[in-house]
Context: one part of a larger RNA
Order: sequence, then C1' cells, then structure tokens
RNA sequence: GGACGAACGCUGGCGGCGUGCUUAACACAUGCAAGUCGAACGGUGAAGAGGAGCUUGCUCCUUGGAUCAGUGGCGAACGGGUGAGUAACACGUGAGCAAUCUGCCCUUGACUCUGGGAUAACUGCGGGAAACUGUAGCUAAUACCGGAUAUUACCUUGGAAGGCAUCUUCUGGGGUGGAAAGAAUUUUGGUCAAGGAUGAGCUCGCGGCCUAUCAGCUAGUUGGUGAGGUAAUGGCUCACCAAGGCGACGACGGGUAGCCGGCCUGAGAGGGUGACCGGCCACACUGGGACUGAGACACGGCCCAGACUCCUACGGGAGGCAGCAGUGGGGAAUAUUGCACAAUGGGCGCAAGCCUGAUGCAGCAACGCCGCGUGAGGGACGACGGCCUUCGGGUUGUAAACCUCUUUUAGUAGGGAAGAAGCGACUGGGUUUUCCUGGAAGUGACGGUACCUGCAGAAAAAGCACCGGCUAACUACGUGCCAGCAGCCGCGGUAAUACGUAGGGUGCAAGCGUUGUCC
Repeated sequence: GGACGAACGCUGGCGGCGUGCUUAACACAUGCAAGUCGAACGGUGAAGAGGAGCUUGCUCCUUGGAUCAGUGGCGAACGGGUGAGUAACACGUGAGCAAUCUGCCCUUGACUCUGGGAUAACUGCGGGAAACUGUAGCUAAUACCGGAUAUUACCUUGGAAGGCAUCUUCUGGGGUGGAAAGAAUUUUGGUCAAGGAUGAGCUCGCGGCCUAUCAGCUAGUUGGUGAGGUAAUGGCUCACCAAGGCGACGACGGGUAGCCGGCCUGAGAGGGUGACCGGCCACACUGGGACUGAGACACGGCCCAGACUCCUACGGGAGGCAGCAGUGGGGAAUAUUGCACAAUGGGCGCAAGCCUGAUGCAGCAACGCCGCGUGAGGGACGACGGCCUUCGGGUUGUAAACCUCUUUUAGUAGGGAAGAAGCGACUGGGUUUUCCUGGAAGUGACGGUACCUGCAGAAAAAGCACCGGCUAACUACGUGCCAGCAGCCGCGGUAAUACGUAGGGUGCAAGCGUUGUCC
C1' cells in the first nucleotide's frame, strides 16, 4: 500500500447493487417450510335445479356433485440448512468397469386373455386420562393372489466367430417365472425385451497440512481355495490352508482441518484463504439398526438405547429449528415471528388447479462497492468578529453580507409501467367429445414502486483524523518528568511546532480514524 462476512470511537443527506451468528453442531415457546390425484376405488353427500304433498314453509322423491376421512398411485432420497466428523479414493484431475444398477423421459418391437379370495373406510360392542387400540360383521379397486401365452430373463446342453486371464457376441434343443383398467372407438395407462439419455455405484494412476520430543506397525492382518452376500468386484463376511503385508521415498501414532472452482495479495514465482455464488462430500439431539422403495440405512419416516424437555387420572405417553422467521444464552459482533406464488423452478394432476419460508420481493444495518448531492456565477487594497503581531499590520478571506441564476436529491401534486411468454371463463370455424386454428373478459406480490411532468424555495443535507522526523500540514496560551502522548525514533524537569485548548493549515470525505487478520 492492498484486502475484509469485520468490530469499536466520532459523525451521518439520497439512490442502485451486493452482503449480514466467523462465537455455543448450545437449548428452543409459537406459526409456517410436502403434498397432490374423484379421469384408480368404495363410501359421505353441501349449495343449486326439477317434481310431489300440503299445515305457505316444512317434508319426501329425482338430479347434482361441493366437502370430508379412508384404500390406492406418484412425490416425500429433490429443493433448503450446517461444517460437527473426516488426512480418507473425502476432494481435484485423468483413466477403467469383459465387475454394475437406473423410477419418471425418448426411440423400436411385441402383448394387454381368463379367474379368485380378502381388507380399510363403515356399522355394532368394548378398553384407555390421553396417545391410541381390541373384537364381530359388510364392501370396492389401477390394492392382493392364481391360470394361459411369450422372448435376447435364469439353469442345462450342442455349434460358430472374436477378444483383454477370468470371457464377449451370434445361432439351435429342454426346464422355471409377469400384464389393469378408466367415459364408447382415438389419446392416456399397464407388461415384456432391446437401445438411448440422465443419475448413481465401484476400482486405479497422480496431486494437495504439521509433527521423529511418534520408529517400528499389523491376526481378517497379507495372499490362496471354497462358500455366503451385493446391482456389482473384493476378507465385504465365513470355513480351511499358507506366512505373509506396510515402513526413513516416513508406516504406525499424535495434532489440526470439510475438499475444489475460486477469493486476497504479489511484476511474477509464491504466500494466505475456502464468507457469498457454483461442483462434490459428510451430518441432522447422541449412538446403533434395519424397513419401504428405482433411489435412503432417510433433517420435518420407523425401531432400540441414552441425555434433556413437556403432558399425565402415575397405569402410560409426546418431542427434536445445523429449514424460514423468532426467543433465551454465549459473544466485540450479525436482520422481520413481513408479502406473494405474478415470474423462474419443483411435486401431483388430462386439465383447471392445489402445494411450495425453493424462489421473487419488501423490511432492518454506511457492513461493502459504485453513483449523486450538500449549490453556481459575480462580489473589497478586503466589513464585523476571531487569532497572531515587530502595533505598521498580517490572516481567516471572495470566505460572508449583497446581486443575478439554477433546482439534482429530499418535499409536494398529477400521470404511470415493462416484467404476461403463459394460463385462460366464454365464443367462432375445421372436426367424431378429443385434436387443430382464431377471437376474447380476466390474471402482478413488488406497487401507485420505477419512470415522466408540474410547483415552491438555496431552500432540508459535513464530518473525521492529523500538523517533531519518517509524512502533506505552525503559531499562541495553559501545564511544568506533572497531567499526558507514542507505530518507531522519542516528547514533557518554566518560552513544548511532540501533552491540553484555540486560531490557522494538511489529508480524505458520507465518511474518517483505531483495533484485529492476511499478502
């Protein structure tokens, strides 16, 4: 000198864009953060419409389907948070899988036949303070279970070709396993097989911390055979056999730490760092475990144990903010219990739509960067006041007053967006509802915001640090080794340009200094 997720002191006009618990991975009141589908299913059946009876405001019937819990499907493994752990194939980079899986999506081919038994909801009877739960009976399905058919699925048995040790590909025979409907036909859905895409898993080379006041470490250890397990290789696990394996090119141990793209600095080499944004990993009160599923050993799922908190009728139960706000605590220190799904994206749905603290916005904070303003021109041999003085004057100083203008920003009044592509009630045409193509009401949180225009008036808007040298900027008074200053040298003991105050000056400026950290 530069930089910062900064803090502190003094000061503070506006706007744009960013950023904002670095400490206690401490504990959490309250609200919200993951639902959706009636075009899978059985129930429930509101408003409305029509009809009947009449007691004229009620009852009944038909239609209608809002709503609600349940069965079922998909999602909930994404998105969001945090960095505790981890020195490791965790990450980065480059390869490999003849050792692998992949829901939804795309392409291609084939099929979608025929039966069955249950169960929730519901009803009845119970238990319990509650959480919840028992039993009997009824019922549906795209829920569940059979049968038929069919492969390049699996097992076995022939032949051919190729390679990278195991093997891969093609072609015959035998045995074992699956489909579902929804309104009428299309669309959509379901099943099987092959390929793609996407995502994931595994293996390896190389690379990136400190410590030898850690020198030896290791028994599933190292390898083999066989088996189990996995989507898959493998001591991943197990039985048996052998005695190996690693290490001064630093094993093992200890300490510290998420890694990277990047960011800061530097001419570079390098050094430091990993906030925000993006990629990967790990974690979800602590420890362990599996279930479901294409995918989890699952933040707002389950089970067990533990600590803590809460409810209780003492028998038993409930909970997990390192999601968004917010509270207590810790701390030098870090924000609103806001608005909206209008846009982008996601889940479900044919769609309308619903959900979305992702996201878009708003609020707070000079925390940072950038921009603008606090007026402009004229105006004296130079007012008053202040300060200094050699008492002549000098300086503050064109500064003020005064004159002529301007009106950014703030204020006030009026107008007023883009972001709407889309979706679309309703309606026209082609047409068999679908589908195609037109028209069109409506649909914006931000927000009466940005922006534009008018009005008034210089009107409402400057501080902070420093002035001995380094280092730009000096005098007076007070103090008298005191009070104090100080980054280093050092200053102060009676004329202090170094302390304090004043005048003046210098630097930066809505900031300026100090402290901390890095280069």
Predicted 3D model of a 519-nucleotide part of an RNA (small-subunit ribosomal RNA, 5' domain) from Cryobacterium sp. PH29-G1.
It matches the Rfam family "Bacterial small subunit ribosomal RNA".
The coordinates come from a structure-prediction model, not an experiment, and the mean pLDDT is 82.